RNAcentral holds the sequence, with entries from Rfam.
The RNA shown here (Guanidine-I riboswitch aptamer) has 129 nucleotides and comes from Aquabacterium lacunae.
Its mean pLDDT, the model's own confidence on a scale to 100, is 82.
The organism belongs to Aquabacterium, within Bacteria.
It matches the Rfam family "Guanidine-I riboswitch aptamer". Rfam 15.1 lists 1,509 matches to the family in 1,281 species.
């Protein structure tokens, strides 16, 4: 702001850091081959170990103020049958259908989880207006 409801959940994006996978760089180590300055040295392909996210990536996080779908809620006019009431109407209640609504919203520091970090929690928080 709204006569009322003014919700949840899933997927994706902004973002986000490094757990694993890739990718890199340095270290052992094996292997086969070329080549040099040849008891070693490069370069290659595997294996471990280590460090890099200022590594484009792939798992992974992850929007109150971000999309979109899905479900629910609120509110109404007229129809429909059905149940109360009632001699009958009238009413009244709950479903079906059908329509409208489900707004707005500048935001720290600074803590937290998870491997770690963020528009993720603290939080429509403190504060502004």
């Nucleotide at each position: 702001c709204g006569a009322a409801a003014g919700g949840g959940u899933c997927g994706c994006u902004a973002g986000g850091g490094u757990u694993c996978c890739g990718a890199u760089g340095c270290c052992g180590u094996g292997c086969a081959g070329u080549g040099g300055u040849c008891g070693c040295c490069a370069c290659g392909c595997g294996c471990g170990g280590u460090g890099u996210g200022u590594c484009u990536g792939g798992u992974c996080c992850g929007a109150g103020a971000g999309c979109a779908a899905c479900c629910g809620g609120c509110c109404u006019c007229a129809a429909g049958g059905g149940c109360c009431c009632u001699c009958g109407a009238c009413g009244g209640c709950a479903c079906u259908c059908a329509g409208g609504c489900u707004c707005c919203a500048c935001g720290g520091c600074g803590g937290g989880a998870c491997a770690a970090a963020a528009g993720c929690c603290c939080g429509g928080g403190a504060g502004a207006u």